A computed fold for a 69-nucleotide RNA from uncultured Anaerocaecibacter sp., annotated as transfer RNA.
The prediction has a mean pLDDT of 80.
The same sequence occurs in records of 2 taxa.

[in-house]
RNA sequence: CGAAGUAGCUCAAUCGGUAGAGCAACUGACUUGUAAUCAGUAGGUUGCGGGUUCAAGUCCCAUCUUCGG
Numbered sequence: 001c002g003a004a005g006u007a008g009c010u011c012a013a014u015c016g017g018u019a020g021a022g023c024a025a026c027u028g029a030c031u032u033g034u035a036a037u038c039a040g041u042a043g044g045u046u047g048c049g050g051g052u053u054c055a056a057g058u059c060c061c062a063u064c065u066u067c068g069g
Stems, first nucleotide, its partner, number of pairs: 001068005008023004017054001025041005047063001049061003
């Protein structure tokens, strides 16, 4: 100097307008039972702290961590 940080994990989120998906977890159905399959539920201080705005994951400032140079 550049990139990244969002659910337990891997990742989305359009010009700033209700934070989502897959896997995992849990519950139920199915099965003699397990797995698989199907339905559902739960899970979030968007690294941290401020600012702008009616409204910020997104824009601005500062800061921490990781990767690359």